[in-house]
Molecule: small-subunit ribosomal RNA
Organism: metagenome
C1' cells in the first nucleotide's frame, strides 16, 4: 500500500464489491493436552425448591425436651443435660454488600468548581460529665375467637426500654459592647446579661461482707460539646444522540412580599402583588439512548460501541405512600390500589429470584439445584465466635487468547497402489516400508507443596511440582485451486443439475458445477453467517466539488449573522510562553520483576490532548479612544442610450365595406382537393372603416439587476460613463429568514377584436393519419385592474476586491499632437465581441468580461431508477407552486475525447452501376439442378448476391454413401505376438438370386548356420472397421467482397490516453501511380513490372512443314529430284520508353501530332495485400473429441438416388422469309488416338456391319467445318414454320438397356405468331450467329461444362438518380456496429408502496366525577399509666381513637392530538422468455 467491475479502446466522474482488523457470538463439520479469561446481547417474561442478614447472655426477664446417671412405693422424684436450644423486651446491623439496564435527553453522567445555604450512625483527637427518681410494655400465665394467617380480654415482670427533676464548661435562641475579614448578605474571634437543654449501665481483677452488696482500679458504654477522616445533600460553569415534514412554548408559568417546609438553598408549597420568562445559537414535541474511564477501528483527525473490571445514576411485580431511622421513601421493612400466581372450612389469608443455583418459556444462542469460610473483605460481639451463593475454588461448554504435542535422524531401483500422460515418462514421493533413536503429553507406581509474617486453621487438593517405569505406540483436521487471491489436471455433468463476495461460470472437450488425483492456506481448529471501524479523499477540520459528469438560487434590496482599509494609543478577551491543580484505580506505553515460556500478573516511569489558578509576552484578531485618505458616498460640469411610465400622432401593408372598371376563372400543392366565384370573385381604379404591429435605419451596435427594450412628439422618471479631485471620513463586502421585480402560457372582471392562430370542421397523404400539407376557425394574442410565479428564467459559468503578456474590431467620453478647421496619428477611462501567452482543465476549452492566482460571503451536490412522486405543512380562484421522503429495485447511470460503422448528411473520384445501345430471361416445349408433396428408400451435402447444367469430367449393375431382404464376425484391408497346418491357387460338379456352403480332380514351395525364417490357411488375444456426429474443435483448400487501392511497422515527434501524424493538403493517375508541399524520415504486404500467350521484324535450324527457282513426272496434286527463298514450326533476339516534336503545366502529367506492326498499361492470361462473413467443406483427403463393436463394421441380390397436384432457378429449340428445304461450291483453329483412332473399297434409305491399308502420329486417322457463297423451290399460313408426344421397324454399347441408356428410319406433328410486372448479358476481333475438338466415358441422357475458331455489328450526351466501392469530411444514444438502437399503451406473473367508506391497537393531552393509603391542616363531647395541684375523689397539661377538610394513585365519563395494524376498492410503480400495436427519440431519424 491497493485491486474487480460501465467502453471496440481511453481518460475522468461515480457508485457498488473484495483483501485488514475486531467481537460476550451463533451455525457447518472436525477434535490430544494444559494454564489464563469469559458465558441469557432475546421475554426488566413467569418461577417450584434450598440458600443468599445476621448478630449480642459482658443490656434484660423467662426458660424445655430428648438423652444419660442415681434412686423408686412403679405413680414418680432428684442429679446431669443446661441457665442449654426455641423464642421475647433491649442494641447495633438489615440504606452496605449482591443484581439488572425498564425509565432517563436531564445537573442523569463527566469535567472544573460553589455551599458565607447544609447533614453525617460506627472510627480517630480533645474538652467536661455520667447524680437521683418514677410509671409501664413483652416474654410469661390465664379465658377467649379463627379453617389459618393471626388476634381479643384479664393478669405477673426486668433492662443500656420508657418518663420527670437536678447540674451545665462548651452548646442552642433573645438582649447588649469590640477587633478582623468580606462576595456588604455576612462569616469569625472575644466580651456581660438571661432563657432552654443531658446520661446507664455491664464487666475483669483486688479488697470487705455469710450473703445481697459496697470500695478502688481496669476495659467496654452512655451523655453534652469542639475539631478530625471519610461518607452524603444541594447549586452552577463547559460538553452530551437524530427528526424543522416538531416553529412557536408556557399560569406556579417568570419574579416580587409575607407564610409554611426542609439538614439545607429555592415557586419546592401556600396566599397576594406585578406580567412576565424560553426560542431559529433550535425552545416545545415526537423518536432512540442508562453516563463515564474504557474498548474496537484507524497514520492521524475522525467513526462505532458503553460485555466483563472500575466510577456514578436508576430501578426492585405496576402504580402511589409515607413510617422507622446518621442515612431509605428502603431487592430478601410496611400501608393502599393493580393485574398475576397460590392456600381456603368461602367468612379470608399468602407471595414477588432484575441475589446463588436452578425451572419453564422465549430464542440462533449463554454454564451446577457443586464444595469451603483456608484466604481477602463486611455484619454483631469485649472476646470465643456466630453469619457471609461478596469473594476464594472447583464443575460445564474450544467462546476467546496463550502454550505443548501428534514424533526424530537414516533410508532409492524412486516399491506396491492411486492419478494423469504426447506411452517415453510423470507425480504422490523419503512419503511409506525397513534401520537406529528419544520420551513432551497422555497411562502405571511413588513422593508432594507454598498460598498460614508466632501459635490454631487448606475449599482448592494428593492439585501443582518432582523422581521412576511402559511404549512411536492413544493424538488431523477445515477450507480453497477463472480473475481479484497463493494453489491445476482428469472423468461425470450439457443454460440440466449446481456455483457465486463482485465480474461472472453451465447450452458436448468446464482449470468456475459434482467427484477424484493433485497443490496452496491455516491448524486443535477450519469455514460460513451476523455486525462495527478501515480501504472510502464516497460528507472532504486534517482533506472533495457545483461551464458539459450529481451540484450558482431567476433578478435585485436588504434583516440578523459572517467577513472587513492606513497611523497610533490603551486594554490583554481569544493567541503565545512558564509554574501550580486536577485529569480515581484499572487500560494504554516504557523498563524491569513472578508464574518452565507465553497469555496472565506485579513494581516503577511516563502518557491520557480538554479544564482551573496564577505569572508573563502583545505581533496578529478583538475591545476602548484619537486620527487618516485610497474603499464608499457627496458636489460641480458634461455625455450616450429600443432603460421605465403615460399622453398624444403619423405612414407602408393585411382585412371589410361601398362605388367604378371587367370576365371565368382564383386559390393551393409534391401532386390534388375542400375552399371562393356569373348573385360577377381574383385583377385593377377611387373612397372609407377597423385593429395589431412599426420595413429601411440595424450593427456579435445601444440601454437595463433579470425578465425584457425598437415609429414620431411631449410630460415624468431611475441608472450609468467621463473630467474637476471641492467634501463627508470606512459610512464597506455578502447576505440564512424577509420583501420586491419577473418571457410566455393560463385565470377572474370589463372592453377590443384587422391579421394570427391551441381546440374544432373540411379536403388530401397514409396500412392507419386523432399528424405533418391545404381551406376554414374559436379561445388566446391587444387594453385596464387584479391573480399566477414558472422556463434551456443560460454564458446552463452567484456576488464583490485585488493581482497576472499581449494582438486587433466595435460603443461611448476625455486627453495629447498636428492643422485655419477636420480626418489620420498617439494616450487613456468605461463597455462589448474575436485571437492568443503563462497557468487551470479529464478532455473540450477558459484565458484582465478567467474555469488563471487568491481572500470574504452566501445558495448547491453526495449512483442509477423510483421521484421532483407520495404523505404533512403552506402558497394560489383554479391549474398549479414551493418544501420534499420512503419501501423496492439495477451494477451500473454519466462526462469529455478516439477508432470504426452507419445517415432518407456533405464534397470528390470510380466501375456495363445508371444513362446510349444489342440480343436475351421472365409466356410455349423439351433438357437439367432445387424446393415441395411422395416413397421402404426416393443417400448426403450446398441456400441473398457469394446454393439451385453446383459436389456430379458420365447414378442400367458397379458407383452408392440410402431401402428391403439373405449371410458373415479377428472380419473386405493394415501391422504384431501365441499354437495348429499347408505353397498360394487352378478346373469341374451340386445347392441357391448371388454371398455363401459343399464335392471331385489336377498341379503344388523358396531360403537355411538345421535352431528356425519368408510366403500362406485356421484358432486365440491386441486390434480393424464406420460416406456415423461435430467444419460452432481443426489442418488444407476454397468461395466474396475485389485485381478494390489499400493495410501496416521501425524510429521521431504530439496527445495524461485510446490515438494521431506519416497515409492529411494541393495537383495528377487505372492505381497509397508520381510529384509539389508537410514533424516527419524511411521501410515492408498490395499496385505496376518481372512470367505465359498474341500482333511486326531479325537471326537460326529445316522434317513429318513449305514450294519461289531447276529438273522429272500425274488426269489432277510438293508427287518425285532438288532447295530452305516464303509460309510455317520452335530456340533465341530486336522492338514501345511520353523517347521525338507542339500546346498547357513549376513539376509529376496531360492533350494533339509525326514515325511506327504496334502509343500512352498495345490485346489476352497467370498473379488475389492487412483481413471481413464462427462462408463452404469432418462426403475429396488429413485429423483431436464423442458414438457402434455378432453392428452404425462387412459381403451379396433386387429396388431407389430417374417418383410427380405443383413453385423456382439454369439451359436447349422455336414461334419464321435477314427464314425453311433442295441441290452445287468454298475457306478453319485447337485438340484426341494402341482395351485406340480407323482410311480406301463393299453392303445398307440411314443409325450401322463388313473389311483391313496407314498410325503411338507436324507423316494416319477422327475429319464432313458450319453460317457462306451460287442456284432452286416454299409466298406468310400454326404452313414446305416449329418439332413435343405417340405407335412401328431396325442399329450399337454392355452379363445384363424392365423399372432406366444412346442412335436410326417410316408415321403421327403438341404448345408456340416474339412473351405481364419484374430482369440478365456486353464498350471491339466484343455483343450477336455459326459450327469443330476434348475431358470423364463400355455405353450414354452433353441442350451441360472447357476449350478452338469463322462471319462479325450498335452505341456511350454524361454522372441527377439506382447498385457496389475508394478518399475526406460532419452527426450519432450504434461497436453482435441500421438487419443497430430504443419508447409509449396494452394483456399476463410477481413484489413493494400510496389513497380509501371505515374497523382496530398504543401512547398522549384537555376537561369533569369518583376518590385508597397516607402526610398535613381543622376537630376531638369517646378513650388516657409516667408530669402538675390534690389526703382522696377528681381535675389540669398532654396524647390517643374517631370525625372534617385540603391534596392524593388506579378507575369511569366525554373530546381533541399522534403513531401502527388492517380494508372492499382504486392508483401509479418496478421486475419478467420469445406477447400485441404502432414508430416517438438516436443521422437533417426521414417533420431538426
Nucleotide at each position: 500500500a491497493g485491486a474487480g467491475u460501465u467502453u471496440g479502446a481511453u481518460c475522468c466522474u461515480g457508485g457498488c464489491u473484495c483483501a485488514g482488523a475486531g467481537c460476550g457470538a451463533a451455525c457447518g463439520u472436525u477434535a490430544g493436552c494444559g494454564g489464563c479469561g469469559g458465558g441469557c446481547u432475546u421475554a426488566a417474561c413467569a418461577c417450584a425448591u434450598g440458600c443468599a442478614a445476621g448478630u449480642c447472655g459482658a443490656g434484660c426477664g423467662a426458660g424445655a425436651a430428648a438423652g444419660g446417671g442415681a434412686c423408686u412405693u412403679c405413680g414418680g422424684u432428684c442429679c446431669u443435660g443446661a441457665g442449654u436450644a426455641c423464642a421475647g423486651c433491649g442494641g447495633c446491623g438489615g440504606a452496605c454488600g449482591g443484581g439488572u439496564g425498564a425509565g432517563u435527553a436531564a445537573c442523569a453522567c463527566g469535567u472544573a468548581g460553589g455551599u458565607a445555604a447544609c447533614c453525617u450512625g460506627c472510627c480517630c483527637u480533645u474538652c467536661a460529665g455520667u447524680c437521683g427518681g418514677g410509671g409501664a410494655c413483652a416474654a410469661c400465665g390465664g379465658u377467649c375467637c379463627g379453617a389459618a394467617a393471626g388476634g381479643a380480654c384479664c393478669g405477673c415482670u426486668a433492662a443500656u426500654a420508657c418518663c420527670g427533676g437536678a447540674u451545665u464548661c462548651g452548646u442552642u435562641c433573645c438582649c447588649u459592647g469590640g477587633g478582623a475579614c468580606c462576595u456588604c448578605g455576612g462569616u469569625u474571634c472575644u466580651g456581660g446579661g438571661g432563657a432552654g437543654g443531658a446520661a446507664a449501665g455491664c464487666u475483669g481483677c483486688c479488697u470487705c461482707g455469710c450473703a445481697a452488696g459496697a470500695g478502688g482500679u481496669g476495659g467496654c458504654g452512655c451523655u453534652g460539646g469542639a475539631g478530625g477522616a471519610g461518607g452524603g445533600g444541594c447549586c452552577u460553569g463547559c460538553g452530551u444522540c437524530g427528526c424543522a415534514u416538531c416553529a412557536g412554548c408556557u399560569a406556579g408559568u417568570u419574579g416580587g412580599u409575607g407564610g409554611g417546609g426542609u439538614a439545607a438553598u429555592g415557586g419546592c408549597c401556600u396566599a397576594c402583588c406585578a406580567a412576565g420568562g424560553c426560542u431559529a445559537a433550535g425552545a416545545c414535541g415526537c423518536g432512540u439512548a442508562g453516563c463515564u474511564g474504557g474498548u474496537c477501528u484507524g497514520a492521524g483527525a475522525g467513526g462505532a460501541u458503553g460485555a466483563u473490571c472500575a466510577g456514578c445514576c436508576a430501578c426492585a411485580c405496576u402504580g402511589g405512600g409515607a413510617c422507622u431511622g446518621a442515612g431509605a421513601c428502603a431487592c430478601g421493612g410496611c400501608c393502599c390500589a393493580g393485574a398475576c400466581u397460590c392456600c381456603u372450612a368461602c367468612g379470608g389469608g399468602a407471595g414477588g429470584c432484575a441475589g446463588c443455583a436452578g425451572u419453564g418459556g422465549g430464542g440462533a444462542a449463554u454454564a451446577u439445584u457443586g464444595g469451603a469460610c483456608a484466604a481477602u473483605g463486611g455484619g454483631c460481639g469485649a472476646a470465643a465466635g456466630c453469619c457471609u451463593g461478596a469473594c476464594g475454588c472447583a464443575g460445564c461448554g474450544a467462546c476467546g487468547c496463550c502454550g505443548c504435542g501428534u514424533g526424530g535422524a537414516g533410508g532409492a531401483u524412486g516399491a506396491c497402489g492411486g492419478c494423469c500422460u504426447u506411452c517415453g515418462g510423470g507425480u504422490u514421493g523419503u512419503a511409506a516400508a525397513c534401520u537406529c533413536c528419544u520420551g513432551u503429553c497422555a497411562g502405571u507406581g511413588g513422593g508432594g507443596a507454598a498460598g498460614a509474617g508466632a501459635a490454631u486453621g487448606g475449599a482448592c487438593g494428593g492439585u501443582a511440582c518432582c523422581c521412576a517405569c511402559u511404549g512411536a505406540g492413544g493424538a488431523a483436521g477445515c477450507u480453497u485451486c477463472g480473475g481479484c487471491u497463493a494453489a491445476c489436471u482428469a472423468c461425470g455433468u450439457g443454460c440440466c443439475a449446481g456455483c457465486a463476495g463482485c465480474c461472472g461460470c453451465g447450452g458436448u472437450a468446464a482449470g468456475a458445477c459434482g467427484u477424484a488425483g493433485g497443490a496452496a492456506g491455516c491448524a486443535a481448529g477450519c469455514g460460513u453467517u451476523g455486525u462495527c471501524c478501515g480501504g472510502a479523499a464516497u460528507u472532504a477540520c486534517u482533506g472533495g466539488g457545483c461551464g458539459u459528469a450529481a451540484a450558482g438560487a431567476g433578478c435585485u434590496c436588504g434583516u440578523a449573522g459572517g467577513c472587513g482599509g492606513g497611523a497610533c494609543c490603551g486594554u490583554a478577551a481569544g493567541u503565545c510562553c512558564g509554574a501550580g491543580a486536577g485529569g480515581a484505580a484499572a487500560u494504554c506505553u516504557c523498563a524491569a520483576g513472578g508464574c518452565u515460556c507465553a497469555a496472565c500478573u506485579u513494581u516503577g516511569g511516563g502518557g491520557c490532548u480538554u479544564u482551573c489558578u496564577u505569572g508573563g509576552a502583545u505581533a496578529c484578531u478583538g475591545c476602548g479612544g484619537u486620527u487618516c485618505u485610497u474603499g464608499a458616498g457627496g458636489a460641480u460640469a458634461u455625455c450616450a442610450g429600443a432603460g421605465g411610465a403615460u399622453a398624444g400622432u403619423a405612414g407602408a401593408a393585411u382585412u371589410c365595406c361601398c362605388g367604378g372598371u371587367g370576365u371565368a376563372g382564383c386559390g393551393g400543392u409534391g401532386a390534388a382537393a375542400u375552399g371562393c366565384g356569373u348573385a360577377g370573385a381574383u385583377a385593377u381604379c377611387g373612397g372609407g372603416a377597423g385593429g395589431a404591429a412599426u420595413a429601411c435605419c440595424a450593427g456579435u451596435g445601444g440601454c437595463g439587476a433579470a425578465g425584457g427594450c425598437g415609429a414620431c412628439u411631449g410630460u415624468c422618471u431611475g441608472g450609468g460613463a467621463u473630467a474637476u479631485u471641492c467634501c463627508u471620513g470606512a459610512c464597506g463586502c455578502u447576505g440564512a429568514g424577509g420583501a420586491g421585480c419577473g418571457a410566455a402560457a393560463g385565470c377572474g372582471u370589463g372592453g377590443g377584436g384587422a391579421g394570427c392562430a391551441a381546440a374544432c370542421g373540411g379536403g388530401a397523404u397514409u396500412a392507419g393519419a386523432u399528424a405533418c400539407c391545404c381551406c376554414g376557425g374559436u379561445a388566446g394574442u391587444c387594453c385596464a385592474c387584479g391573480c399566477c410565479g414558472u422556463a434551456a428564467a443560460c454564458g446552463a459559468u452567484g456576488g464583490a476586491u485585488a493581482c497576472u503578456a499581449g494582438g486587433u474590431g466595435u460603443a461611448g467620453g476625455g486627453g495629447g499632437u498636428a492643422u485655419c478647421g477636420a480626418c489620420c496619428c498617439c494616450c487613456u477611462c468605461u463597455g462589448u465581441g474575436c485571437c492568443g501567452a503563462c497557468g487551470u482543465u479529464a478532455a473540450c476549452a477558459c484565458a484582465u468580461u478567467a474555469a488563471g492566482u487568491a481572500u470574504c460571503c452566501c445558495g448547491c451536490c453526495u449512483g442509477g431508477g423510483g421521484a421532483g412522486u407520495a404523505c404533512g405543512g403552506u402558497c394560489g380562484c383554479a391549474a398549479g407552486g414551493c418544501u420534499g421522503a420512503a419501501a423496492c429495485u439495477c451494477a451500473a447511470a454519466g462526462g469529455a475525447a478516439u477508432u470504426g460503422a452507419c445517415g432518407g448528411g456533405g464534397g470528390c473520384c470510380c466501375g456495363c452501376a445508371c444513362a446510349a445501345g444489342u440480343g436475351g430471361u421472365g409466356g410455349a416445349g423439351c433438357a437439367u439442378g432445387u424446393g415441395g408433396u411422395u416413397u421402404a428408400a426416393u443417400u448426403c451435402g450446398a441456400c441473398g448476391c457469394u446454393a439451385c447444367g453446383c459436389g456430379a469430367a458420365g447414378a442400367a449393375c458397379c458407383u452408392u454413401a440410402c431401402c428391403u431382404g439373405g449371410g458373415u464376425u479377428u472380419g473386405a484391408c493394415a501391422u504384431g505376438c501365441a499354437c495348429c497346418g499347408g505353397a498360394a491357387g487352378g478346373c469341374u460338379c451340386c445347392a441357391g438370386a448371388a454371398a455363401u456352403g459343399g464335392u471331385g480332380u489336377c498341379c503344388g514351395c523358396c531360403c537355411u548356420u538345421c535352431g528356425g525364417g519368408g510366403c500362406u490357411g485356421g484358432u486365440g488375444c491386441a486390434c480393424a472397421g464406420g460416406u456415423g456426429c461435430u467444419g460452432c474443435a481443426u489442418g488444407g483448400c476454397u468461395g466474396u467482397c475485389g485485381u478494390c487501392a489499400g493495410c501496416u511497422c521501425g524510429u521521431g515527434c504530439c496527445g495524461u490516453g485510446a490515438g494521431g501524424u506519416g497515409u492529411u493538403g494541393g495537383g495528377u493517375u487505372a492505381a497509397g501511380u508520381c510529384c509539389c508541399g508537410c514533424a516527419a524520415c524511411g521501410a515492408g504486404c498490395g499496385c505496376a513490372a518481372c512470367c505465359c500467350u498474341u500482333a511486326u521484324c531479325c537471326u537460326u535450324a529445316g522434317u513429318u512443314g513449305c514450294c519461289a527457282u531447276c529438273g522429272g513426272g500425274u488426269a489432277a496434286a510438293g508427287c518425285c529430284g532438288g532447295g530452305c527463298a516464303c509460309u510455317c514450326u520452335g530456340g533465341g533476339g530486336a522492338g514501345a520508353c511520353u523517347g521525338c516534336c507542339a500546346g498547357c503545366a513549376u513539376a509529376a502529367g496531360u492533350u494533339g501530332g509525326a514515325g511506327g506492326a504496334a502509343g500512352g498499361u498495345g490485346g489476352g492470361g497467370a498473379u488475389g495485400a492487412c483481413g471481413u462473413c464462427a462462408a463452404g467443406u469432418c462426403a475429396g483427403c488429413a485429423u483431436g473429441g464423442c458414438c457402434c463393436u455378432u453392428a452404425c463394421g462387412u459381403c451379396c441380390a433386387g429396388g431407389g438416388c430417374u417418383a410427380c397436384a405443383c413453385a423456382c432457378g439454369u439451359g436447349c429449340u422455336a414461334c419464321a422469309a435477314u427464314g425453311g428445304c433442295c441441290g452445287g461450291u468454298a475457306c478453319a483453329g485447337a485438340g484426341g488416338g494402341c482395351u485406340g483412332c480407323c482410311a480406301a473399297c463393299c453392303c445398307g434409305c440411314g443409325a450401322g456391319g463388313g473389311g483391313g491399308a496407314g498410325c503411338g502420329a507436324a507423316u494416319c486417322u477422327c475429319a464432313a467445318u458450319a453460317a457462306g457463297c451460287c442456284g432452286g423451290u416454299c409466298u406468310c399460313a400454326g404452313u414446305u414454320c416449329g418439332g413435343a408426344u405417340u405407335g412401328c421397324a431396325g442399329g450399337c454399347u454392355g452379363c445384363a438397356a424392365c423399372u432406366c441408356g444412346c442412335c436410326u428410319g417410316c408415321a403421327u406433328g403438341a404448345a408456340g405468331u416474339c412473351g405481364g410486372a419484374a430482369u440478365c448479358a456486353c464498350u471491339a476481333g466484343u455483343a450477336a450467329c455459326c459450327g469443330c475438338a476434348g475431358a470423364u466415358c463400355a455405353g450414354c441422357u452433353a441442350c451441360g461444362c472447357u476449350g478452338c475458331g469463322g462471319u462479325g455489328a450498335a452505341u456511350a450526351c454524361g454522372u441527377u438518380c439506382c447498385c457496389g466501392g475508394g478518399c475526406c469530411u460532419u452527426g450519432u444514444a450504434c461497436a453482435c456496429a441500421c438487419c443497430g438502437c430504443c419508447c409509449g399503451u396494452c394483456a399476463c406473473g410477481u413484489c413493494a408502496c400510496g389513497a380509501a367508506a371505515g374497523c382496530u391497537a398504543g401512547u398522549u393531552g384537555u376537561a369533569c366525577c369518583c376518590g385508597a393509603a397516607g402526610u398535613c391542616g381543622c376537630u376531638g363531647g369517646g378513650c388516657u399509666a409516667a408530669c402538675c395541684c390534690g389526703c382522696a375523689a377528681g381535675g389540669g397539661a398532654g396524647g390517643c381513637a374517631g370525625g372534617c377538610g385540603c391534596c392524593g394513585a388506579a378507575g369511569g365519563u366525554a373530546u381533541g392530538a399522534u403513531u401502527g395494524g388492517u380494508g372492499a376498492u382504486u392508483g401509479g410503480g418496478a421486475c419478467g422468455a420469445a406477447g400485441u400495436c404502432g414508430u416517438a427519440a438516436c443521422a437533417a431519424g426521414g417533420u431538426a